[in-house]
RNA sequence: AGAGUUUGAUCCUGGCUCAGGAUGAACGCUGGCGGCGUGCUUAAUACAUGCAAGUCGAACGGACAAAAUCAAAAAAGCUUGCUUUUUUGAUCGAGUUAGUGGCGAACGGGUGAGUAAUACGUAGGCAACCUGCCCUAAAGUGGGGGAUAGCAGUUGGAAACGACUAUUAAUACCGCAUAGGUAAUCUUAAGGCAUCUUGAGAUUAUUAAAGACGCGUUUGCGUCGCUAUGGGAUGGGCUUACGCUGUAUUAGCUUGUUGGUGAGGUAACGGCCCACCAAGGCGAUGAUACAUAGCCGGUCUGAGAGGAUGAACGGCCACAUUGGGACUGAGACACGGCCCAGACUCCUACGGGAGGCAGCAGUAAGGGAUUUUCGGCAAUGGGGGAAACCUUGACCGAGCAACGCCGCGUGAGUGAUGAAGGUCUUCGGAUCGUAAAGCUCUGUGGGAAAGGAAGAAUACUAAGAUCAGGAAAUGGUUCUUAGCUGACGGUACUUUCCUAGAAAGUCACGGCUUACUACGUGCCAGCAGCCGCGGUAAUACGUAGGUGGCAAGCGUUAUCCGGAUUUAUUGGGCGUAAAGGGUGCGCAGGCGGUCUGUUUAGUCUAAGGUGAAAGCGUUGAGCUCAACUCAAUACAGCCUUGGAUACUGGCAGACUAGAGUGCAGAAGAGGGUAAUGGAACUCCAUGUGUAGUGGUAAAAUACGUAGAUAUAUGGAAGAACACCAGCGGCGAAGGCGGUUACCUGGUCUGUUACUGACGCUCAGGCACGAAAGCGUGGGGAGCAAAUAGGAUUAGAUACCCUAGUAGUCCACGCCCUAAACGAUGAUUACUAAAUGUUGGGGAAACUCAGUGUUGUAGCUAACGCAAUAAGUAAUCCGCCUGGGGAGUAUGCACGCAAGUGUGAAACUUAAAGGAAUUGACGGGGCCCCGCACAAGCGGUGGAGUAUGUGGUUUAAUUCGACGCAACGCGAAGAACCUUACCAGGCCUUGACAUCCCUUGCAAAGCUAUAGAGAUAUAGUAGAGCUUAUCAAGGUGACAGGUGGUGCAUGGUUGUCGUCAGCUCGUGUCGUGAGAUGUUGGGUUAAGUCCCGCAACGAGCGCAACCCUUGUCUUUAGUUACCAUCAUUUAGUUGGGGACUCUAGAGAGACUGCCGAUGAUAAAUCGGAGGAAGGUGGGGAUGACGUCAAAUCAUCAUGCCCUUUAUGGCCUGGGCUACACACGUACUACAAUGGCAUAUACAACAAGACGCAAUACAGCAAUGUGGAGCAAAUCUGUAAAAUAUGUCUCAGUUCGGAUUGGAGUCUGCAACCCGACUCCAUGAAGUUGGAAUCGCUAGUAAUCGCGGAUCAGCAUGCCGCGGUGAAUACGUUCUCGGGGUUUGUACACACCGCCCGUCAAACCAUGAGAGUUGGUAAUACCCGAAGCCGGUGGCCCAAGGAGCAAUCCAGGGAGCUGUCUAAGGUAGGACCGAUGAUUGGGGUUAAGUCGUAACAAGGCAUCCCUACGAGAACGUGGGGAUG
Repeated sequence: AGAGUUUGAUCCUGGCUCAGGAUGAACGCUGGCGGCGUGCUUAAUACAUGCAAGUCGAACGGACAAAAUCAAAAAAGCUUGCUUUUUUGAUCGAGUUAGUGGCGAACGGGUGAGUAAUACGUAGGCAACCUGCCCUAAAGUGGGGGAUAGCAGUUGGAAACGACUAUUAAUACCGCAUAGGUAAUCUUAAGGCAUCUUGAGAUUAUUAAAGACGCGUUUGCGUCGCUAUGGGAUGGGCUUACGCUGUAUUAGCUUGUUGGUGAGGUAACGGCCCACCAAGGCGAUGAUACAUAGCCGGUCUGAGAGGAUGAACGGCCACAUUGGGACUGAGACACGGCCCAGACUCCUACGGGAGGCAGCAGUAAGGGAUUUUCGGCAAUGGGGGAAACCUUGACCGAGCAACGCCGCGUGAGUGAUGAAGGUCUUCGGAUCGUAAAGCUCUGUGGGAAAGGAAGAAUACUAAGAUCAGGAAAUGGUUCUUAGCUGACGGUACUUUCCUAGAAAGUCACGGCUUACUACGUGCCAGCAGCCGCGGUAAUACGUAGGUGGCAAGCGUUAUCCGGAUUUAUUGGGCGUAAAGGGUGCGCAGGCGGUCUGUUUAGUCUAAGGUGAAAGCGUUGAGCUCAACUCAAUACAGCCUUGGAUACUGGCAGACUAGAGUGCAGAAGAGGGUAAUGGAACUCCAUGUGUAGUGGUAAAAUACGUAGAUAUAUGGAAGAACACCAGCGGCGAAGGCGGUUACCUGGUCUGUUACUGACGCUCAGGCACGAAAGCGUGGGGAGCAAAUAGGAUUAGAUACCCUAGUAGUCCACGCCCUAAACGAUGAUUACUAAAUGUUGGGGAAACUCAGUGUUGUAGCUAACGCAAUAAGUAAUCCGCCUGGGGAGUAUGCACGCAAGUGUGAAACUUAAAGGAAUUGACGGGGCCCCGCACAAGCGGUGGAGUAUGUGGUUUAAUUCGACGCAACGCGAAGAACCUUACCAGGCCUUGACAUCCCUUGCAAAGCUAUAGAGAUAUAGUAGAGCUUAUCAAGGUGACAGGUGGUGCAUGGUUGUCGUCAGCUCGUGUCGUGAGAUGUUGGGUUAAGUCCCGCAACGAGCGCAACCCUUGUCUUUAGUUACCAUCAUUUAGUUGGGGACUCUAGAGAGACUGCCGAUGAUAAAUCGGAGGAAGGUGGGGAUGACGUCAAAUCAUCAUGCCCUUUAUGGCCUGGGCUACACACGUACUACAAUGGCAUAUACAACAAGACGCAAUACAGCAAUGUGGAGCAAAUCUGUAAAAUAUGUCUCAGUUCGGAUUGGAGUCUGCAACCCGACUCCAUGAAGUUGGAAUCGCUAGUAAUCGCGGAUCAGCAUGCCGCGGUGAAUACGUUCUCGGGGUUUGUACACACCGCCCGUCAAACCAUGAGAGUUGGUAAUACCCGAAGCCGGUGGCCCAAGGAGCAAUCCAGGGAGCUGUCUAAGGUAGGACCGAUGAUUGGGGUUAAGUCGUAACAAGGCAUCCCUACGAGAACGUGGGGAUG
């Protein structure tokens, strides 16, 4: 950093997908060790059990109590008054402790439900505040009083838990004194920030305390407490500004609401609360509502800007089963406190009680998914205590989990006969592979054994010393020595010994993307992230071998960022790809000309504060390294202060270039109202006039003898304004067209008199807005949706025709949309030219304002745009973000309605699209050619026969060929053979090839026997070979296959087409596919040639070279020839070398010559000469390619299949069947003929298993016999034609099928199933429907001859000669082809593509009588606990009065009022779920109906609108050109 994917290919737009990183992850396969981290993301669901907050006896009264002392009693010993033991009592008492009291429990720990701001972050403020423990300063701690728990007794209750009586203490509680403080008022001084703050003084009011322990005792001293005050620190409270998610299909919200005055309340400001007064406050800079969400430091990603995220660690907030409430306290409205209400669970004696794991473990449930009911307070930290110490699921550790990161290992060296084995193979080998084995080592790790930490001290205990103060002691400060304390853990680590021993997987291998082969499978099974693989040779499925990647992990899935410049600030676009609002005016908003001064808000700069720690970055350091940890440093932003003043902003003043006004002119279908004119159409009346008119491709419906159409005159009515008229004019757009008058808007030019930035744009708003349509009332000539009829058609709800209603017109009111388009928003400035035109100015050059065309630079994907920009810049507005679903649903607004505006989602899909390129195609255009048509001649299609094919039949009718380009084709010849098919009988290493083993005189042939034959047996015979090259037998490798695949192939062939095309190199043009050349003007049979040209050349094709034929010359004359000479029956012989002919070599024809045309070219036309004239005729010759064209059955060949058979041999049968259909031929239908007789003339070829003469026999086929000839030597009757005769138009003297009989020939053999001959028989057929074929000259037509194959068999095929025509005006049409241009939605290329209804399956979704659940409000009812208020007749120890009773002050229970949670009732709002039925939508190889679109798509298409129709759609009106 990019890559794949739209196309035949290209460029662009644009989406989808991939490669990277990350995770609190999960799943699959696998799993050696260690270190450091991390571990319910789901049900803020429910929780069994244990633990998670206590501590202080140095606050207090009690209780228990070891030891000690004393006394008494008893017992024992016995020295008889002593000792010991026990018991009891008293004193003292280490220590333990329920209760009172103090402090803590508001921390620590958990979770993220709620919360969009009473939150959080950053920066401030409090002159509006509080703060226990702690620090500091200075002062005090005096003197009294009354209760109460505990304990005891009585008593209630199942329990929880109480009630009463008596009694007692305090650092518990209450007065008093003093101090200082606080509050109010007054006086005064200073300061500030509006309210105010501070100091000094006076008066009034109010208000403190507690002891304990140690030492010393003489009053005391010390320590810890306690009280009040000032300050600090810490922690909190309140408040301000800025920042902080989506939806406008949430646009209005608000009544304590906004403000004021006063009172209350609070630690404190404040509508925080209350009374009164005013009517405000918030909101498009997004209020309110709804949805979602803890916020941040940070984390992940990214080049960054950003985007996503908020686990662990840290800060803040909120919550603690749900909701409400307060109490205590410095601090809570309190997770392990209280009260009440709700839900749930548990206990119960049914009366009543108890509970709250979102603490640590753990359980259930949910889920894809997340751990041990562990150890310890040793360390760090917290609470209590004077301290020892106690406590702490905070924490420190261990356990489980590859969940993550980091590190290490699974060995190292050597080892080639490259072992065995696997896999592949071209069978040679290659590869796994130095890999293994083997040998030599090492010991990270593992096992065994031994040693063994740091973490532990400034703690604590003891002793000692030191220092300050003190009268001293206790105590305190600092230091030394010694002792004691470790969960982890006998762990880390170290040492010794032993052994290569326990320790490698996983994913991929078609492209992207590193890595390929074999087998299996056969659109199956399966894969797949995208493109896509799989239909018998799959590098894509499965397995194996190999290879590649990573590695104790590897893959997959999910999610986030990236790539994606695919929301674009950095950093995108809007003519045609998605995208400019239909147009204007204009408020807010945004932006804004020149100069001067001022200010310093923005801006720039310097310093300071903050920016917690952790993290990140940098530099060092510590664990062996690393992860990890430690230290130092750095950091955006915000705030404060100082400075600068160019630019922007504010303020003030000035200017005239922007804008506007005046004055003088100008053009115009600009708008509105009224009047008026002529032409045309239609209608009415009348006249003339007669049979048609009208309409169409052709018709018909229609009109017309009741007089149409036509024509003439007169009249009526409505609508529109020919010519002028023009890429001319005007208007903001829509739009505007006869003429005249009136009213009225805007524009341009000239001038420079005036104002002095007054400007530009514009969300919302307002106005205008074609056609169609709607409402009311008119009007209605023409036209014309709907409708009716006639045609067309398979149908025709259309196109065409005849009618025809709304409507079109007017007035008034709506509607508000168009391809409302230049598919191009408005304004301003700048940037080459040329040319047309409209309106001004100027004497002119020229200039101003419009409107067009061409075009440079530049831009653009290209097309194209180009001063009227799509160029270069600036400002403002609108809009876009893949295709479909869909401009649909829903909601809202507007509308009389039609509908318009705004405007989704689910789901589905890998493309949809733009421009251009090459082809192909067009019921597009142009040019050209061809027996393509036309002009002709003769056929086919009808008949009979032959032959081939289909079909049918069959045991088999072997197989192949199927439009042209299969069908007298493979087959140049099926009786057996051929033969591949069928039936039956036989063989199994085989009929044929190679190798191995064994045996050795057997083979072929001939004869005989059996058999249908193959075969078998016997005899005869003797080739070949003899230690084997021959033969037989045997074994297995193998042979064999006309079995499959021509869609695995080679080779060969057909076809377009003997059409004139197909390409390349270099250059040039284009981003590119490509183009150019090869197009253009001529010309040709031809891309043949010429000219021109950004092309210049070249190749394969064309042509020529080759064969044959036509003329001549020459050479040579045998078997050919014979003019002259001789000769013969006969070129028979001599001879000749002239001629014919043969076969060699040459000549000849080249538009060479002349004329005309053409461009002075190429060439064409005509002519001369010539045997031949423009390629002389014919042939061979077939470019690049197309058709997966044909052939595996000519041959060859991969793979598959078969191996006592799909191979081989044999006999017989079949390929020859026969209702029928088609193709190709032959023979005919007759007189241009048949028959009979006579008579003439060829050529190409062939011949020894052959051609066969002459002769004889037979009616004939043929037979007998055999001269000659391996051939210019011999052999085989040419026919039509011609001549004469006959037949005389008939199913015939035409025609010959069919059948009967008799024969000939070939051949082992003519039954199935040959050919020929003779006699007899004598069918159809009288020139052939639609349609269709061949042929342009020695051709068609017609006549015979030869050959291949072949024993025999030819109407077929390949050749040969004889006789020998007609016609071509011409290119409109049919078919095929070539070129060019145009359109295209086609590229498998029109046999293309493609639209909609209907039918089927599935999916999501809208509507829906309703049903059901939730959320937030409103109104009313009820109203727990509780604070506050009132009352308080009842109750109360402390203070006061009183002798006392009692009263006062103060407090309380109870009662009651406001507020209020939950609950209830009611009607609505919103959001889900579900719902018979129903609507459209989407998807789905091969359903139905049509053919709407793409080509002029067969009626050009499309847009808006209205009506209609099975469906695509049709028609009307207006509009666009895409």
Predicted 3D model of a 1522-nucleotide RNA (small-subunit ribosomal RNA) from an Erysipelotrichaceae bacterium. The organism belongs to Erysipelotrichaceae, within Bacteria. It matches the Rfam family "Bacterial small subunit ribosomal RNA". Its family is annotated with ribosome and structural constituent of ribosome in the Gene Ontology. The coordinates come from a structure-prediction model, not an experiment, and the mean pLDDT is 83.